[in-house]
RNA sequence: AGAGUUUGAUCCUGGCUCAGGAUGAACGCUAGCGGCAGGCUUAAUACAUGCAAGUCGAACGGAAGUAGCAAUACUUUAGUGGCGCACGGGUGAGUAACGCGUACAUAACAUGCCUUUUGCUUUGGGAUAGCCUUGGGAAACUGGGAGUAAUACCGAAUAGUAUCUUUGACUGGCAUCGGUUAGAGAUUAAAGUUACGGCGGCAAAAGAUUGAUGUGCGUAAGAUUAGGUAGUUGGUAAGGUAACGGCUUACCAAGCCUACGAUCUUUAGGGGGCGUGAGAGCGUGACCCCCCACACGGGUACUGAGACACGGACCCGACUCCUACGGGAGGCAGCAGUAGGGAAUAUUGGGCAAUGGAGGCAACUCUGACCCAGCCAUGCCGCGUGCAGGAUGAAGGCGUUAUGCGUUGUAAACUGCUUUUAUAUAGGAAGAAACAGACCUUGCGAGGUAAUUUGACGGUACUAUAUGAAUAAGCACCGGCUAACUCCGUGCCAGCAGCCGCGGUAAUACGGAGGGUGCAAGCGUUGUCCGGAUUUAUUGGGUUUAAAGGGUGCGUAGGUGGUAGAUUAAGUCUGGUUUGAAAGUUGGUCGCUUAACGAUCAAGGGUGGCUGGAUACUGGUUUACUUGAAUAUUGUGGAGGUAGCCGGAAUGGGUUGUGUAGCGGUGAAAUGCAUAGAGAUGACCCGGAACACCAAUUGCGAAGGCAGGCUACUACGCCAUGAUUGACACUGAGGCACGAAAGCAUGGGGAGCAAACAGGAUUAGAUACCCUGGUAGUCCAUGCCGUAAACGAUGAUUACUGGCUGUUAUGCUUUCGGGUGUAGUGGCUAAGGGAAACCGCUAAGUAAUCCACCUGGGGAGUACGCUGGCAACAGUGAAACUCAAAGGAAUUGACGGGGGUCCGCACAAGCGGUGGAGCAUGUGGUUUAAUUCGAUGAUACGCGAGGAACCUUACCUGGGCUAGAAUGCCCUUGAUUCCCCGAGAGAUCGGGGGUUCCGCAAGGACAAGGAGCACGGUGCUGCAUGGCUGUCGUCAGCUCGUGCCGUGAGGUGUUGGGUUAAGUCCCGCAACGAGCGCAACCCCUGUCUUCAGUUACUAACGGGUCAAGCCGAGAACUCUGGAGAGACUGCCCAGGAGAACGGGGAGGAAGGUGGGGAUGACGUCAAGUCAGCAUGGCCUUUAUGCCUGGGGCUACACACGUGCUACAAUGGCCGGUACAAAGGGCUGCAAACCCGCAAGGGUAAGCGAAUCUCAAAAAACCGGCCUCAGUUCAGAUCGAGGUCUGCAACUCGACCUCGUGAAGGCGGAAUCGCUAGUAAUCCCGGAUCAGCACGCCGGGGUGAAUACGUUCCCGGGCCUUGUACACACCGCCCGUCACACCACGAAAGUUUGUUGUACCUGAAGUCGUUGGCGCCAACCGCAAGGGGGCAGACGCCCACGGUAUGACCGAUGAUUGGGGUGAAGUCGUAACAAGGUAGCCGUAGGGGAACCUGCGGCUG
Repeated sequence: AGAGUUUGAUCCUGGCUCAGGAUGAACGCUAGCGGCAGGCUUAAUACAUGCAAGUCGAACGGAAGUAGCAAUACUUUAGUGGCGCACGGGUGAGUAACGCGUACAUAACAUGCCUUUUGCUUUGGGAUAGCCUUGGGAAACUGGGAGUAAUACCGAAUAGUAUCUUUGACUGGCAUCGGUUAGAGAUUAAAGUUACGGCGGCAAAAGAUUGAUGUGCGUAAGAUUAGGUAGUUGGUAAGGUAACGGCUUACCAAGCCUACGAUCUUUAGGGGGCGUGAGAGCGUGACCCCCCACACGGGUACUGAGACACGGACCCGACUCCUACGGGAGGCAGCAGUAGGGAAUAUUGGGCAAUGGAGGCAACUCUGACCCAGCCAUGCCGCGUGCAGGAUGAAGGCGUUAUGCGUUGUAAACUGCUUUUAUAUAGGAAGAAACAGACCUUGCGAGGUAAUUUGACGGUACUAUAUGAAUAAGCACCGGCUAACUCCGUGCCAGCAGCCGCGGUAAUACGGAGGGUGCAAGCGUUGUCCGGAUUUAUUGGGUUUAAAGGGUGCGUAGGUGGUAGAUUAAGUCUGGUUUGAAAGUUGGUCGCUUAACGAUCAAGGGUGGCUGGAUACUGGUUUACUUGAAUAUUGUGGAGGUAGCCGGAAUGGGUUGUGUAGCGGUGAAAUGCAUAGAGAUGACCCGGAACACCAAUUGCGAAGGCAGGCUACUACGCCAUGAUUGACACUGAGGCACGAAAGCAUGGGGAGCAAACAGGAUUAGAUACCCUGGUAGUCCAUGCCGUAAACGAUGAUUACUGGCUGUUAUGCUUUCGGGUGUAGUGGCUAAGGGAAACCGCUAAGUAAUCCACCUGGGGAGUACGCUGGCAACAGUGAAACUCAAAGGAAUUGACGGGGGUCCGCACAAGCGGUGGAGCAUGUGGUUUAAUUCGAUGAUACGCGAGGAACCUUACCUGGGCUAGAAUGCCCUUGAUUCCCCGAGAGAUCGGGGGUUCCGCAAGGACAAGGAGCACGGUGCUGCAUGGCUGUCGUCAGCUCGUGCCGUGAGGUGUUGGGUUAAGUCCCGCAACGAGCGCAACCCCUGUCUUCAGUUACUAACGGGUCAAGCCGAGAACUCUGGAGAGACUGCCCAGGAGAACGGGGAGGAAGGUGGGGAUGACGUCAAGUCAGCAUGGCCUUUAUGCCUGGGGCUACACACGUGCUACAAUGGCCGGUACAAAGGGCUGCAAACCCGCAAGGGUAAGCGAAUCUCAAAAAACCGGCCUCAGUUCAGAUCGAGGUCUGCAACUCGACCUCGUGAAGGCGGAAUCGCUAGUAAUCCCGGAUCAGCACGCCGGGGUGAAUACGUUCCCGGGCCUUGUACACACCGCCCGUCACACCACGAAAGUUUGUUGUACCUGAAGUCGUUGGCGCCAACCGCAAGGGGGCAGACGCCCACGGUAUGACCGAUGAUUGGGGUGAAGUCGUAACAAGGUAGCCGUAGGGGAACCUGCGGCUG
């Protein structure tokens, strides 16, 4: 410090996720030791038991005990009394508050114990506990009587620097007032004890400490909480308090708080700090420290220096316990512990040795504070589990290309060494300083000296010795992020997963293993927080199109504000001072062996307070100024607004004339209108709405918006002048006003248009698009509504920053060309900006001020609440849940019922077919024991198969074999093969006969047997593959290097203008070149030359035959097959750009690629093939292998493809006569001759072939017959007889002869081929092959028609455009309905909780009144009595409780509503392309649904 994830790829926006750190944690696996810390986050739930606050006999009287004869001494302590119990310890429920933090204030206060100072401590009295006695009660407890003490209580005296009243003086301050000082009067005090040292007591002052109160500032969320408040705000008086104060009461006034957020609701103890972060921040408030609050829930006071009191009291309530039923007792949020809750948190331990606290003179006692120990890897830190050597790189495991190698791995074994730890033994701390007592000094407070005593932890830490590698390693991960890879298993299963995503038979992603990586006594997971996240942006973000500018203006508060001077010093800057506890953090040093931990010193830490100074800037006050702003004056502009009047054209209607059969409408129609006279045309009239031309890329207005003419009223802008004011300005939360269309209300109006509605069409349907009608509405007036794609998707204002070119208004100037200003309104661009598109003085640039708004998509602009509205609705505006994206711009493709352009037998123009018939053949389907398998749109279907009777053969049935049917290697044998016989369907089995061949030899051939290693498989996977092939397509394309452009994907080149069959060529050009393709080079063919002439040829010469190159001969011709020539737009003409090129012409056998072939770019279809072959993996092994007989692949209601033959006269039949090419031939082709009607048979020359042969070419031509018919057409089918091949023609061959003679009379929708030697037609040959050809591959013969043309169909190329597609239109995608699940809203209600108001009740208690009757010790009084007090009673207040009625947060609820998510459900096809009616926005109506239609708006 970043990374992954939206896309085919890119840039951006934007969310989600990860890597880091942390934790009072929990869970899983694992675990050797120690140190230091920490340990109920949940039920402020309930608590058994024990302990946690007592102490003092030097305050008091007694009692008991011990010693003593006793006096007395000592010990213990129930009670009175004193001090303490308000500290310490716990918890965080409540509290949003002066509670906390910080800084001040108290001139408005208190303060026990402690310190200092001054003074005092005099004198009396009456009671009362205990004790004794007597009652009540179960108990708790309690009543009466007698009598007693005090440092308990009370009276008196004395007292001042105290308090109160009062008279002066001085002085200070901060408003009330404070301080000092001099008088006068009045009032209030004490406690004793003693060992005489002291310990106490009282008054006053001061200090210290602690507390109380007040104030400034800071301290959580919600406005879907906007008003709250009657003691409320203030005053006067009184009361009360330690003290101020509505703190309380009476009276008076009507205030007080609040948009700078009152009130209400929800949540929460606050801080030092802690975690994280670069910081700013964000989160948090365990442990330790400070403050607050609480102590079963609530209330109340008492005592006291201090409490409204955790281990005190009283009352109410809930709960628990005891009870004799009458009454009582209790409060672990102290330490342990128990139950419960929970994912989860410890011992009913030791000790007061230390520190601290209470009491005490002290000894001492008490102390679950504290110090220790126990439990827990909960955290942090440290140590160890050994170190060195050791290669036959052991065995084993795992992997593998497997006789081997790699890895585990120097790892082990083995050898040597060490001993932290462990075990055993021995030694053994520091923590302890004291106090008291003794002595010394002394200022009498205290200090010093020596000795003695005190340790829970603990025989612990630590040290030494001995033994011996001995006692000690796991966890997670290994697809990317992210360090680490292989095998097996599994087969979208089981499972994994933080995100992206893995798993459907070769999974580095699941599970196991081996190996590796990381950390390590821990390792992972889960939860939470910060970070990364600049993803709330102060530091440090945005708003044209990604989320986001308010529809527009006016304007309040607020924010901001021109030039110059003066003053002030609030902001600002700065010096000083004070505070900011300790701990913590950071740095240094030091101490525990180190570290963690601890000690110490310092630093740091703030919106702080007080005070001095500075004055540039901002602010305040003030004086000026004119440039901002406004005003004035003179011009000028316009569809600016409101009202009134007027006008013509057109539509429609009425009357009337002319006139006759249609009109109207559409893609085509129909509905509709019309002989009752339409439409058309003329005249007159009526009515409403809108204003052609001018007109523009124009103008005006804040926006919405505004258009015939005239008038009235009214508003505004601009130019000019520089006269007036003198900052009067800008923005603007709330607020107010305006605000298209639709819509609403009332009343008018109503021509045209036109939601709804009706009808007609279209359609599968058509609630639409189209047509005919048509109502609201559209128009006017008045009043509502308040929204739009209200858009420049761009808030307002000001300043600054280049050019070019239009235009509106108006100045100046002019040499009339123009030049130059201001204010608008357009286009193109520099710089700059931007993700890009683009913006660019009319900014989206550079800056400033103010306002508004945004923070992933969906849910949703929905729900609830509130406000507005007559309503429709508008404004405000969530959450649960769900997804990992949603989105912007641009790129490359693909696609479009987008555009342009070009091509192709693509259409058209033609010729011939297919589709109908019969047959052949292939396929589907069906059947079957099997009908083996594959190929399936184009690109399967006379395809693999170029040839299934057996074989082939893979299928079925039956019979057999198991190292196997075949092959290699090794050994042995020399036989076996072979022949014969028998069994059998055969394979095979049994029996017999016979005994090798080649070779000199070695050995080989062949066969059998044997052992073993390799078997075998047409079984699966073509979606694991190689190779080969089809198709787009013989289409003209596909790319690269360098350069340039772009952030980038990518572009350019390859586009453009021409041209071509062609990315062919030329020109142009930020491109220049190049490669694979095209073309050419290759083959065949067409012409000629030359060479060579046998088996081919034969012109001339000769011979010869019935004839014949038959022979001699020839080398001319044909031909054969070698080598060459030839064609290149080379030449001419005009065109074109002086190009490429196209047109015409000449010559030529051939002319613009002469014709044909071979040749198939990058790639596409997971195209085809595991059954040609090869091959990974899987499966099988007495079978899925192998042998064999037979069967099947040939089935047959049917459907399709490809063909053959036909339907006839351009024909059929008979007879006759011609003319090919290319091939084949020894297991062969076979002449000739004979036989047979024929297939063929017999016999047999020739020929391994330019020689012989297949071989007859056929159509054609000549002659004859047939005469339009199911025929002299056609030949299926069937019958009979034959031929040939073959071991064998039954299933299941071909052919021949005779007979039979079916359908069929040119073929519906639809569809195929072909552009010239082509189609059509006619024969010939070959491969395969024993035989079998209508198929296939070749060959030649005869030999056409047509192409205007590119609108349309199909396919393709290039350019361009749109896109929401990229699996790429066979794409994407919307809504209803049905089903399942989930969360939410509404709902008659039901119900928990919180809270308000009114009223009732009114415990305890304070206060007040009363206190006649009742009770009483202190004082007065001889007494009676008095004074005073108590009880009691009454009153105010008030907790709990009750009644009534509201509000709020929830829970639940039949039913209901939409939403979300789901595997392949149903209906349509709304959107994305012109998405097939452009889409979208607002509004209104309609409709199963997406949606449709009207009106206005937008271009996205």

The RNA shown here (small-subunit ribosomal RNA) has 1500 nucleotides and comes from a Candidatus Berkelbacteria bacterium. Its mean pLDDT, the model's own confidence on a scale to 100, is 84.